[in-house]
RNA sequence: UGCAGCUAAAGCCAAACCCGCCGUAAGGCGGGGACGGAAAGCCACGGGUCUCAGGAGAAUAUAGAGAUAGCCGGGUUGCCUGG
Numbered sequence: 001u002g003c004a005g006c007u008a009a010a011g012c013c014a015a016a017c018c019c020g021c022c023g024u025a026a027g028g029c030g031g032g033g034a035c036g037g038a039a040a041g042c043c044a045c046g047g048g049u050c051u052c053a054g055g056a057g058a059a060u061a062u063a064g065a066g067a068u069a070g071c072c073g074g075g076u077u078g079c080c081u082g083g
Base pairs, nucleotide, nucleotide: 003082004081005080012037013036017032018031019030020029021028022027035070041076042075043074045073046072047071048068049067050066051065052064
């Protein structure tokens, strides 16, 4: 440096749910809390899902604005171990 994650150790993050705040919403932030995680660090680039809005008799498709990195892929940085 690359590859791997069965074992150990040191730490790290924190789902659901509850409280507060922000947002039309999806959702976000803080506190509590742990289902889990080896990138559950970071980036919406591709796909997916969701929200708002538009259109419409309805459905489907689609231009628009967003959310999700704990849906998958990709990019980038990085801890421990290699018994």
c-di-GMP-I riboswitch aptamer from a Pseudomonadota bacterium, 83 nucleotides, folded computationally. Model confidence (mean pLDDT): 81 of 100. It was read from a public genome assembly, where an Rfam model found it. It matches the Rfam family "c-di-GMP-I riboswitch aptamer". Its family is annotated with cyclic-di-GMP binding in the Gene Ontology. The source organism's lineage runs through Bacteria, Pseudomonadati and Pseudomonadota.